[in-house]
RNA sequence: GAAGUCAGCCAGACAGUCGCUGUACCAGUUACAGAGGAAAGUCCGGGCUCCAUAGGACAGGGUGCCAGGUAACGCCUGGGGGGUGUGAACCCAUGGAAAGUGCAGCAGAAAAUAUACCGCUAACGCACUUCGCAAGGAGUGUAGAGCAAGGUUGAAAUGGUGCGGUAAGAGCGCACCGCGCGUUGUGGUAACACACGCGGCAAGGUAAACCCCACCCGGAGCAAGGCCAAAUAGGAAUCCAGUGGUAUGGUCCGUACCGGAUUCGGGUAGGCCGCUUGAGGUGCAUGGUGACGUGCAUCCCAGAUGAAUGACUGUUCAAGACAGAACCCGGCUUAUCGGCUGACUUCGACU
Numbered sequence: 001g002a003a004g005u006c007a008g009c010c011a012g013a014c015a016g017u018c019g020c021u022g023u024a025c026c027a028g029u030u031a032c033a034g035a036g037g038a039a040a041g042u043c044c045g046g047g048c049u050c051c052a053u054a055g056g057a058c059a060g061g062g063u064g065c066c067a068g069g070u071a072a073c074g075c076c077u078g079g080g081g082g083g084u085g086u087g088a089a090c091c092c093a094u095g096g097a098a099a100g101u102g103c104a105g106c107a108g109a110a111a112a113u114a115u116a117c118c119g120c121u122a123a124c125g126c127a128c129u130u131c132g133c134a135a136g137g138a139g140u141g142u143a144g145a146g147c148a149a150g151g152u153u154g155a156a157a158u159g160g161u162g163c164g165g166u167a168a169g170a171g172c173g174c175a176c177c178g179c180g181c182g183u184u185g186u187g188g189u190a191a192c193a194c195a196c197g198c199g200g201c202a203a204g205g206u207a208a209a210c211c212c213c214a215c216c217c218g219g220a221g222c223a224a225g226g227c228c229a230a231a232u233a234g235g236a237a238u239c240c241a242g243u244g245g246u247a248u249g250g251u252c253c254g255u256a257c258c259g260g261a262u263u264c265g266g267g268u269a270g271g272c273c274g275c276u277u278g279a280g281g282u283g284c285a286u287g288g289u290g291a292c293g294u295g296c297a298u299c300c301c302a303g304a305u306g307a308a309u310g311a312c313u314g315u316u317c318a319a320g321a322c323a324g325a326a327c328c329c330g331g332c333u334u335a336u337c338g339g340c341u342g343a344c345u346u347c348g349a350c351u
Stems, first nucleotide, its partner, number of pairs: 001347010012316007020034005036322001040333002043331005048221004055253004060217005065079005080094001081092004095212002100210002102206002112158001117151002119147003124144001125142007159177006178201001179199004184195004225273004235264006244258004280299008
């Protein structure tokens, strides 16, 4: 100097004029406050409210290595294992294939009780010739027979490399690697890693296929729910009814209660609460690798309800992309302009 990786911060600022919403108050145009890093998706987890204080089981659903954090989680942190990259780093839908079932088109000989297309082999068997007293030796032919090492196809070919052995081969044997088992050892809380011993060794993949195993799971939702006021028709019809019906997902058992379902018709749609002080923010100290915890101090930071923050002027600047709360909070995912800061990695040049 160039190229990268990871993390943090910002979301305009200052001044003025008018306008909007809330709170407080001496009721005045006074004071203060007033949309996000994702407010989005409605994907998870909860707080809160109701069913309701009667549950239990099955079906169903969710998660899926280990240990921690958290109110909890499918989230976060740190490790183990696997993969990508020279590296800083990043990614993983990360339990079980020796319980069972299923799936893999075409190609290829053959894709699972699988396999001979091109091929390799004259040791054995058979036929013939020849040498020898004999035992037996040599040669020629023949693929009856033996083989899956080499090649073909494919995403994947039944462990890999090397040596020996054989007629030619093959874990056929051996060494190392791989795989399986181990009531063996060491380290670690553990997942697991290493060492050692035994075994030629179950033919691989796939469970984001069914399945098995382990753990977890009531439902509905602020349009929840409650109060006040007002109005009407305490309406009508049909069906099931105690061996029945209802009781906030389904089925069964249980418990409680005595009605339940459907259709037609009528009234109301107003106001208040819920509604914002909370698993809250910030600062400092402290424990921890970290997520986070603990202590002290300090602050109050939107509550609209057909839906509040808009318009104008001046200065400055990096300056506007994605984009507007509706009960609240913790996450994840998606969209996205631009700037600043820090740490680390690689390459080049000079000293």
Description: The RNA shown here (Bacterial RNase P class A) has 351 nucleotides and comes from a Gammaproteobacteria bacterium.